[in-house]
RNA sequence: CAGAGUAGACGAUGGGGCGUCAAGUGCCUGCAAAACGGGGAGUUGUUUGCCGGACGAAAGCCUUGUGCUGCGGUCCCAUCGUUGCAUCCCGCUG
Numbered sequence: 001c002a003g004a005g006u007a008g009a010c011g012a013u014g015g016g017g018c019g020u021c022a023a024g025u026g027c028c029u030g031c032a033a034a035a036c037g038g039g040g041a042g043u044u045g046u047u048u049g050c051c052g053g054a055c056g057a058a059a060g061c062c063u064u065g066u067g068c069u070g071c072g073g074u075c076c077c078a079u080c081g082u083u084g085c086a087u088c089c090c091g092c093u094g
Stems, first nucleotide, its partner, number of pairs: 001094003008083010018072003027053002030050005038090004059069003062065001
């Protein structure tokens, strides 16, 4: 001087759920917590939980069922892909 590597995030596909009697998702305030390359530190960034607030939906069918077909910026899992230390110091490889 150059480079590698994490948690995680996102997307596609598949599977299994939940809701459609409206929870969830998304947005905002506050509080708390967690995680953040192998080690240390770590934010005004990220994620999660809780309280509150505003907004707000796609139902249809007949066989009337623990039904089917849909729908929801829905949840979880698997596979593949993309991205990937905020930053600082040290370490590792060449």

THF (Tetrahydrofolate) riboswitch aptamer from a bovine gut metagenome, 94 nucleotides, folded computationally. The sequence is in RNAcentral, with records from MGnify. The prediction has a mean pLDDT of 79.